[in-house]
Molecule: c-di-GMP-I riboswitch aptamer
Organism: Sediminibacillus albus
RNA sequence: AUUAGACAAAGGCAAACUAUUCGAAAGAGUAGGACGCAAAGCAUAGGGUCUAAGGGCUAUAUACUAUGAUCGCCUGGCUGCCAAU
Numbered sequence: 001a002u003u004a005g006a007c008a009a010a011g012g013c014a015a016a017c018u019a020u021u022c023g024a025a026a027g028a029g030u031a032g033g034a035c036g037c038a039a040a041g042c043a044u045a046g047g048g049u050c051u052a053a054g055g056g057c058u059a060u061a062u063a064c065u066a067u068g069a070u071c072g073c074c075u076g077g078c079u080g081c082c083a084a085u
Stems, first nucleotide, its partner, number of pairs: 001085003005082001012037002017032006035072001041078002045075003048070003054065002
C1' cells in the first nucleotide's frame, strides 16, 4: 500500500426480555441481561419499512400525508484493531 478475513491474540458492541423515564405513536435514553455482530463504529446522502400528533376527506371514524422514527433494513460516504499478501 492492497485485500476484506483462514488460524489466532488483545479487546469492543449488545437482540429479545425486565425495571424506569421521554414520546400522540413508531420508537428512543438509563440500568440489568446476551440473540448475535469483522465495522452491530459515525452520520440520514439515496431508497425501503414503521408511526399519524397536526393537516386533509367524511354524518363520525378509518383509508391519505412526515416535518417524526429505524444505521442491528439495503446501497453509497468517512474512520478504526489485529491478521494475510